[in-house]
RNA sequence: CCUGCGCACCGCUCCAUCGCUGCUCUUCGCAAGGAGGGGGGAGGAAAGUCCGGGCAGCACAGGGCACCGUGCUUCCUAACGGGAAGGGGCAAGGCUGGCGACGGCCGUGCCACGGAAAGUGCCACAGAAAGGGAAACUGCCCCGGCUUGCCGGGGUAACGGUGAAAACGCGGGGUAAGAGCCCGCGCUUGGCGUCAGUGAUGAGGCCAUUUCGGUAAACCCCACGGGCUGAAAGAUCAAAUAGGCCGGCAACAGGGCGGCCCGUCCUGCCGGCGGGUAGAUCGAUCGAGGUGUUCCGCGAGGGGCAUCCUGGAUAAAUGAUGGAGCCUUCAUCGCGAGGUGGAGGACAGAACCCGGCUUACAGGUGCGCAGGUACU
Numbered sequence: 001c002c003u004g005c006g007c008a009c010c011g012c013u014c015c016a017u018c019g020c021u022g023c024u025c026u027u028c029g030c031a032a033g034g035a036g037g038g039g040g041g042a043g044g045a046a047a048g049u050c051c052g053g054g055c056a057g058c059a060c061a062g063g064g065c066a067c068c069g070u071g072c073u074u075c076c077u078a079a080c081g082g083g084a085a086g087g088g089g090c091a092a093g094g095c096u097g098g099c100g101a102c103g104g105c106c107g108u109g110c111c112a113c114g115g116a117a118a119g120u121g122c123c124a125c126a127g128a129a130a131g132g133g134a135a136a137c138u139g140c141c142c143c144g145g146c147u148u149g150c151c152g153g154g155g156u157a158a159c160g161g162u163g164a165a166a167a168c169g170c171g172g173g174g175u176a177a178g179a180g181c182c183c184g185c186g187c188u189u190g191g192c193g194u195c196a197g198u199g200a201u202g203a204g205g206c207c208a209u210u211u212c213g214g215u216a217a218a219c220c221c222c223a224c225g226g227g228c229u230g231a232a233a234g235a236u237c238a239a240a241u242a243g244g245c246c247g248g249c250a251a252c253a254g255g256g257c258g259g260c261c262c263g264u265c266c267u268g269c270c271g272g273c274g275g276g277u278a279g280a281u282c283g284a285u286c287g288a289g290g291u292g293u294u295c296c297g298c299g300a301g302g303g304g305c306a307u308c309c310u311g312g313a314u315a316a317a318u319g320a321u322g323g324a325g326c327c328u329u330c331a332u333c334g335c336g337a338g339g340u341g342g343a344g345g346a347c348a349g350a351a352c353c354c355g356g357c358u359u360a361c362a363g364g365u366g367c368g369c370a371g372g373u374a375c376u
Base pairs, nucleotide, nucleotide: 001372002371003370004369005368006367007366008365009364010363012325013324014323015322016321017320018319020041021040023038024037025036026035027034028033043347047358048357050356051355052354053353054352055230056229057228058227067226068225069224070223071222072086073085074084075083076082087113088111089110090109091108093106094105095104096103097102114221115220119219120218121215122214123213137160139156140155141154142153143152144151145150146149168186169185170184171183172182173181189208190207191206192205194203195202196201234282235281236280237279244273245272246271247270248269249268253267254266255265256264257263289308290307291306292305293304294303295302296301326345327344328343329342330341331340332339333338
């Protein structure tokens, strides 16, 4: 210097003209509103709506069952299935100890990482057999028979074959052949102490264990957590019309109560009250807020001080055009610095707010790691 990966950050700038949408000031107007000035106006993901919280309404004596979720430890946080630090495990690789089973060290990557010694279930294909104790075939050994290389009976599970996995493994002894049958070691698991650590856990000691496969992202067990809904939540104000209730009005008119009188009801006019609807306002933008600095902490993060106010629309504003610049790339000119011309500048876009996660993204910057090339 180039390429790749990881982490963090940025993610076009300026000017002019014409608009859009809130705020504010001045002015005209009785008012509705008009005119002019000033100033503000998308993102790192505003996205997916996956997780958590704020806020709001409804529900709720207390306890239990069911259902759902989470699942190594400690910490951070308003909270989380998020994050930080740590522990443990797995994988392939390198180095290394041991006859071997197996172990140690190094860096890299990955892990929903409680329990399989409570119980039940399942384990494709292949294979005789896939889990309470099995033994077919190839073998090995013993006994018997004879037609002398076969048959029958028995023993064995060390050999071969299947598989991800075959009922502990290795070395030795032992045996007719063998086998935890015996010994030593290894691995696993359990128990009791010691030391270190807040803890997960680690180091090391003694005793036991040869029987005990895997699977809980199968049921299940254990621990912890969880009411439901969702800003179309919800609150306030409140037309016109229709309908409801109350009061009044002529001792007026019409009608019903079979006719008549009284009475009563309905219809009419005026006023008032109340509910919901249209509509309006709030919710709704000062907040787990931003920036700078300092202190504490390995870190996530927390405390103090100073300073700032920075979108709030509702059919939904935050834009368009032109010019200049910047970046990338291509072509061309030039030894070179560089010049000229063309093309391109992504993903996307608030809808109550906030913390995360995930996904999309032209191009650029910084740091770290790995590989390559050239020079010293």

This is a predicted structure of a 376-nucleotide RNA (Bacterial RNase P class A) from a Bacteroidota bacterium. Taxonomically the source falls in Bacteroidota (Bacteria, Pseudomonadati).